[in-house]
Molecule: transfer RNA
Organism: Acidimicrobiaceae bacterium
RNA sequence: GGGGGUGUAGCUCAGCUGGAAGAGCGGCGGCUUUGCAAGCCGUAGGUCGAGGGUUCGAGUCCCUUCACCUCCA
Numbered sequence: 001g002g003g004g005g006u007g008u009a010g011c012u013c014a015g016c017u018g019g020a021a022g023a024g025c026g027g028c029g030g031c032u033u034u035g036c037a038a039g040c041c042g043u044a045g046g047u048c049g050a051g052g053g054u055u056c057g058a059g060u061c062c063c064u065u066c067a068c069c070u071c072c073a
Base pairs, nucleotide, nucleotide: 001072002071003070004069005068006067007066010025011024012023013022019056027043028042029041030040031039049065050064051063052062053061
């Protein structure tokens, strides 16, 4: 330099055919306990890597770009 892949909550990851952004773990609060853990209930947390375009509507389609992984040279 060229090909392919990945990027979504603090972490690990879903998200179908474009139509209300989610789960587990973790955090916080409560219940329970002499106390801790476990369990149960509740709650907070998002520029969907960035910019632009298409569309009534974009995490999803198109273009550019950044980071990382991988293959070739």